Annotation
Model confidence (mean pLDDT): 83 of 100. Small-subunit ribosomal RNA from a sediment metagenome, 1507 nucleotides, folded computationally. The RNAcentral record of the sequence draws on SILVA.
RNA sequence: AGAGUUUGAUCCUGGCUCAGGAUGAACGCUAGCGACAGGCCUAACACAUGCAAGUCGAGGGGCAGCACAAGAGUAGCAAUACUUUGGUGGCGACCGGCGCACGGGUGAGUAACACGUAUGCAACCUACCUGUAAGCGGGGGAUAACCCGAAGAAAUUCGGACUAACACCGCAUAACACUGUGAUUUCGCAUGAGAUUACAGUUAAAUAUUCAUAGCUUACAGAUGGGCAUGCGUAUGAUUAGCUAGUUGGUGGGGUAACGGCUCACCAAGGCAACGAUCAUUAGGGGUUCUGAGAGGAAGGUCCCCCACACUGGUACUGAGACACGGACCAGACUCCUACGGGAGGCAGCAGUGAGGAAUAUUGGUCAAUGGGCGAGAGCCUGAACCAGCCAAGUCGCGUGAAGGAAGAAGGUUCUAUGGAUUGUAAACUUCUUUUGUAAGGGAAUAAAGUUCGCUACGUGUAGCGUUUUGUAUGUACUUUACGAAUAAGGAUCGGCUAACUCCGUGCCAGCAGCCGCGGUAAUACGGAGGAUCCGAGCGUUAUCCGGAUUUAUUGGGUUUAAAGGGUGCGCAGGCGGGCCCUUAAGUCAGUGGUGAAAGUUUGCAGCUCAACUGUAAAAUUGCCAUUGAAACUGAGGGUCUUGAGUGUAAAUGAGGUAGGCGGAAUGUGUUGUGUAGCGGUGAAAUGCUUAGAUAUAACACAGAACACCAAUUGCGAAGGCAGCUUACUAGGAUACAACUGACGCUCAGGCACGAAAGCGUGGGGAUCAAACAGGAUUAGAUACCCUGGUAGUCCACGCAGUAAACGAUGAAUACUAACUGUAUGCGAUAUACUGUAUGUGGUAAAGCGAAAGCGUUAAGUAUUCCACCUGGGGAGUACGUUCGCAAGAAUGAAACUCAAAGGAAUUGACGGGGGCCCGCACAAGCGGAGGAACAUGUGGUUUAAUUCGAUGGUACGCGAGGAACCUUACCUGGGCUAGAACGCUUCUGGGAUGCUGCGGAAACGUAGCAGCCGGCAACGGCCGGGAGCGAGGUGCUGCAUGGUUGUCGUCAGCUCGUGCCGUGAGGUGUCGGGUUAAGUCCCAUAACGAGCGCAACCCUUAUCGUUAGUUGCCAGCGGGUAAAGCCGGGAACUCUAGCGAAACUGCCGGUGUAAACCGAGAGGAAGGUGGGGAUGACGUCAAAUCAGCACGGCCCUUAUGUCCAGGGCUACACACGUGUUACAAUGGCCGGUACAGAGGGCAGCUAUGCUGUGAGGCAAUGCGAAUCUCGAAAGCCGGUCUCAGUUCGGAUCGGAGUCUGCAACUCGACUCCGUGAAGCUGGAUUCGCUAGUAAUCGCGCAUCAGCCAUGGCGCGGUGAAUACGUUCCCGGGCCUUGUACACACCGCCCGUCAAGCCAUGGAAGUUGGGGGUACCUGAAGUCCGUAACCGCAAGGAGCGGCCUAGGGUAAAACCAGUGACUGGGGCUAAGUCGUAACAAGGUAGCCGUACCGGAAGGUGCGGCUG
Repeated sequence: AGAGUUUGAUCCUGGCUCAGGAUGAACGCUAGCGACAGGCCUAACACAUGCAAGUCGAGGGGCAGCACAAGAGUAGCAAUACUUUGGUGGCGACCGGCGCACGGGUGAGUAACACGUAUGCAACCUACCUGUAAGCGGGGGAUAACCCGAAGAAAUUCGGACUAACACCGCAUAACACUGUGAUUUCGCAUGAGAUUACAGUUAAAUAUUCAUAGCUUACAGAUGGGCAUGCGUAUGAUUAGCUAGUUGGUGGGGUAACGGCUCACCAAGGCAACGAUCAUUAGGGGUUCUGAGAGGAAGGUCCCCCACACUGGUACUGAGACACGGACCAGACUCCUACGGGAGGCAGCAGUGAGGAAUAUUGGUCAAUGGGCGAGAGCCUGAACCAGCCAAGUCGCGUGAAGGAAGAAGGUUCUAUGGAUUGUAAACUUCUUUUGUAAGGGAAUAAAGUUCGCUACGUGUAGCGUUUUGUAUGUACUUUACGAAUAAGGAUCGGCUAACUCCGUGCCAGCAGCCGCGGUAAUACGGAGGAUCCGAGCGUUAUCCGGAUUUAUUGGGUUUAAAGGGUGCGCAGGCGGGCCCUUAAGUCAGUGGUGAAAGUUUGCAGCUCAACUGUAAAAUUGCCAUUGAAACUGAGGGUCUUGAGUGUAAAUGAGGUAGGCGGAAUGUGUUGUGUAGCGGUGAAAUGCUUAGAUAUAACACAGAACACCAAUUGCGAAGGCAGCUUACUAGGAUACAACUGACGCUCAGGCACGAAAGCGUGGGGAUCAAACAGGAUUAGAUACCCUGGUAGUCCACGCAGUAAACGAUGAAUACUAACUGUAUGCGAUAUACUGUAUGUGGUAAAGCGAAAGCGUUAAGUAUUCCACCUGGGGAGUACGUUCGCAAGAAUGAAACUCAAAGGAAUUGACGGGGGCCCGCACAAGCGGAGGAACAUGUGGUUUAAUUCGAUGGUACGCGAGGAACCUUACCUGGGCUAGAACGCUUCUGGGAUGCUGCGGAAACGUAGCAGCCGGCAACGGCCGGGAGCGAGGUGCUGCAUGGUUGUCGUCAGCUCGUGCCGUGAGGUGUCGGGUUAAGUCCCAUAACGAGCGCAACCCUUAUCGUUAGUUGCCAGCGGGUAAAGCCGGGAACUCUAGCGAAACUGCCGGUGUAAACCGAGAGGAAGGUGGGGAUGACGUCAAAUCAGCACGGCCCUUAUGUCCAGGGCUACACACGUGUUACAAUGGCCGGUACAGAGGGCAGCUAUGCUGUGAGGCAAUGCGAAUCUCGAAAGCCGGUCUCAGUUCGGAUCGGAGUCUGCAACUCGACUCCGUGAAGCUGGAUUCGCUAGUAAUCGCGCAUCAGCCAUGGCGCGGUGAAUACGUUCCCGGGCCUUGUACACACCGCCCGUCAAGCCAUGGAAGUUGGGGGUACCUGAAGUCCGUAACCGCAAGGAGCGGCCUAGGGUAAAACCAGUGACUGGGGCUAAGUCGUAACAAGGUAGCCGUACCGGAAGGUGCGGCUG
């Protein structure tokens, strides 16, 4: 110090989450020791038992109990025992003194002078202690204890009698004390206070004694402790705005230690409050603690200070002090005892118990130390305190060993697995050490001091010395010796944040999770294991606080578009405020003084073996008060100035406002003409109007509303808003002048006023338009868009309402900060040039700002002042409450719950029923088809034992398959085999290698028998059978684990990179623009310059020529020869064959153009603008296809999902689709004759020729492993026939007879012959191919193959067209641009009702509870007041009465909380229902306000906005 998370990616805004520290903690797992510190946060709930406040005999009477001594008595010789005598030590109970108001506990109450801090008391008290002054004389009457008696269960009480005191009460004395009346004087802010003095009055005491004193009384003073008052500070809520009758003040009584409405009588009517009264809720406050860089935020346990309380409420008494924790009285609740009459009690003291709770300890020891009470003292008491016990609950420290040790052991885990890696120097093993532990010894300090006794010094006291005695903790700390690695390691985590990775299991299951998110068969995220990482006697989790969070921003944030500027103005309070001079000193600054307790914090030093801890010293304690000074700034007072502000004068300016008058055009209606059949309306129609005369046209009349052109980023206004002309009234700003005032200013919470449209009320008006409504269309529907009508309303007057995308989404004011260019109104000047200047209104842009878009003197820049507003999204501008309103509604304005995002700007894509440009047999123009028929073939479906599997929009369907009768074959049925049907290696054995035969059987197989190896000299090898071992096998699954291959976009022109530049960045530029091209082809331009993969070219073929070479090809010329034939000699010219070259490049010409390039049927040329064809397929897309071609990870089967065999099936058949073939005929069919290819194939082959069969074919026979032999054209041409018919078209189907292949043609082959002769007469919607040697048409060949279901596929040649105006439209594609809420990318996203489940919440007839207040009734104890009867001589008392009051009761309201049939909306949830509102022009642009309507999103009207 940051990190994760919104997106395809980016920047920003913004929330959520994490890493840190802390705790009086709790829980889980684990646990060796010590030191220090801590330990009911919940029920201020209830408490058994013990203890926690006594002491003094040197105050007193006494003597129950104990001890001692003596005397006496009884028993007794005595010892001894008993009784008695207060005599002594002492002392229960009692009187009296002091203490019990401290110490200890708790935090309920309290929002307050309670606390903190600082002052004041001229308004006060203070026992014990200290100092000073004075005094202590003399009397009296009681009472408890004890004794006697009585009541009662008890607690306790009552009566009688005796008695003492430092108990109580008089008398005397007395003042510097108190009270009253005066005088003089000093001081104070005031009331007043002090000093001196005069007079009068009032008030005191206690004894004990060792005679020293101690104690007592009075007064003054000190110290200590308190009381009271005041300034400032110290929670939240305004959805709490008014509160208050002793209330505020005065006078006078009373009361108090003292002031005071503290209390009472009378008088006055005040007092508090927006600087937050009152009310409600919450809460002890501080020193301090945690966190934080700090400022802050949170907390207030332990320790210290203060306060409050002591079962709940009230009350007083005593006392120096209490309204009293371990005192009293009363009331209440609760518990206990009881003889039922009545009594007792108060752990929020220390232990302890129950209860509550996630949770918090021993019914311990000692007064040794420290401190407290009493006492002269010894001493006694002390659950204060000091110690110990329990608890990892915290902090700190120590240990669980150290060194060596590689065969890198075994075992585990894992991998690419004959081996390696890791666990790991880890272990074993060797050596060493002994903290700790165990055992045995020694053994403190804490005791300073006091006590007892004695001595010394000087002054009856203090100091010193000696002696004596006092230790809970503790036989503890510490230390010595011995033993022996011996007694001691776990927890969490390992996807990112965040250090640490593999295997197995599981298979959206089980589970994990702080956030993002993991898990659907290869999970580093679940569970286990191995390994690793981090901490370590602890480690994790949970809870809470601060931090990170500048995410409430004083330090230190924002408001155009992310949340956020009030709709606008005026303006009181408030805040802020121009120049100069003087004064002052409130703020401010400086010095000094006081205070800011201690502890704590920081620093230095020191003590416990270190540390934590503790001691000591210093600093800090940022604060408050006082005082002295300064005078710059702010404030205050005074004076002055003109530049801010205002006034005046002048001439202009404008849809500024209000009221009145006038005008023309248009529209509608009415009347009268002219005129005739339609008008109107729409995408197209219909509703509607019209022969009763419409629409159209003309004239006249009436009505209401709005003001064309001018008209414009024009003007005016605070905003809303304002537009014909004119009159009246009225307001404003700007300019010029610088005459007047002299800071008069700016802003503005509350407040007041204005405020579009819609809407409301009353009364008018009503032409147009037009919510609602009606009808017609559209549509699946159409509560809409479109059309025809149409009412409120739209208009006026007067009221109300108070909201809009009331927007520049930008508050007002002032100052400053480059320019350029329009425009409006002024001024300067004679001026329409021109230029300057002021104000307004626009555009472009420097700096700067901004997340960017953008803003930019009209700021969103730089600064100042004031106001308003924001703090994640949703819930929600909702609910409740309140205010306003006639209502509609407006204003103010939450929470529960829920999500991890919601959002802004920009980027790249994709998409659009957005735009522009361009291309393609894409359309158009043509030719021929498909879709109808029959058949062939493939698919779906159905069927089946099986009809094996795959391919499924384009991009499956004559596809894998380039050939299913068996085989193939993967499927089915049945029968067999199990190291297996095939193959490799090792080893053993036999020679049975191989051939033949029989039986069962469908075969496989089973079984029986006979013959019988080869090469080599040999070793051995080959081959085969059998046995054993190592490897089997799988067309089983996953193409969504993969390789390879392939399809498609698409042979479309694109896809990228380096460097540079631009941008915060994603990214852009280059690749865009202007031309051009088939092309990102090329040219020009250019912050780009180059390059790569694609395009093109290079390759093959074809078209021309040359050259080389001539066999099997060729034959012109020469010769020979035949019936004929290159048949032969020969030739090398030609064709051809197949090698090498040439040729074409917009090269030339003309035109256009800067160029690239295009045009010219140009020339030349075999070929002309990539000549034709092929091969060649960029980055990528479709989780496209294929695990059944092959390969391969993982999973699965192993007497079967492997393998062998026979038969069947893949060929089924109501049906549907695709692709084809043949046809429907005369451009034809049939018959006869006749001509011309190319490219291929051939030995298990092609076969001439001959014979034979009607034919398929058969039988002989020969040539050829092929430029040699062989397989071979058809359409065409010539002639004949048929004559428009279901035919001499068409050939399906069926019958019969055959041929061939093959082990075998039944299921299920092809072909031949004879016979039979179906549908079909050119095909609906729709749809396919093709732009030239193409379509169309004709045949030929080949692969596979025994044969063939081939009409398929791949090739070959023959004949050989038509058409293209053109790019509006359909489809696909490319480039640029635009919008976007899409990015799984429009097959996207997404809204609302309804239905279902869950959750929280509002309303609600009511109902239940709570606290507070009010009124009335009653009223204990108690203080106070009053008082005739009773008591007392009296003082006085009893009794009675009164006021007040806790508590109780009654009543009516308000507030808060719970619950409630039913009901309202909201949120979340699975792939529900209905629609399609929004995002693209979202298919009617959207949105805002308002009104009406509708299942729902929503629609429409009116006005507004551009987002």